This is a predicted structure of an 87-nucleotide RNA (c-di-GMP-I riboswitch aptamer) from Filobacillus milosensis. The prediction has a mean pLDDT of 85. Its Rfam family is "c-di-GMP-I riboswitch aptamer". Rfam links the family to the GO term cyclic-di-GMP binding.
RNA sequence: CUUAGUUAAAGGCAAACUUACCGAAAGGUAAGGACGCAAAGCUUUAGGGACUAAAGAUCUUUUGAUCUAUGUUAGCCAGCUACCUAA
Numbered sequence: 001c002u003u004a005g006u007u008a009a010a011g012g013c014a015a016a017c018u019u020a021c022c023g024a025a026a027g028g029u030a031a032g033g034a035c036g037c038a039a040a041g042c043u044u045u046a047g048g049g050a051c052u053a054a055a056g057a058u059c060u061u062u063u064g065a066u067c068u069a070u071g072u073u074a075g076c077c078a079g080c081u082a083c084c085u086a087a
Stems, first nucleotide, its partner, number of pairs: 002087004012037002017032006035075001041080003047077002049073003056067004
């Protein structure tokens, strides 16, 4: 330096759920809590997918329907960086 993640060792993160708060919602924050994770570390108008649809547009007799991200998700792929051990 490259590859691998299985062996340890030192550690790390924290799903669902509950409570409180924020948000139109998706969802987020904090505390508790552990399903799991070798990147469950960092990064989204300026990589893709998925979710939501407030505002906007169109239709509708109408309380409604459809489209749409600048919103959300990185614990969906992806990009970047990285501990330890082994080869």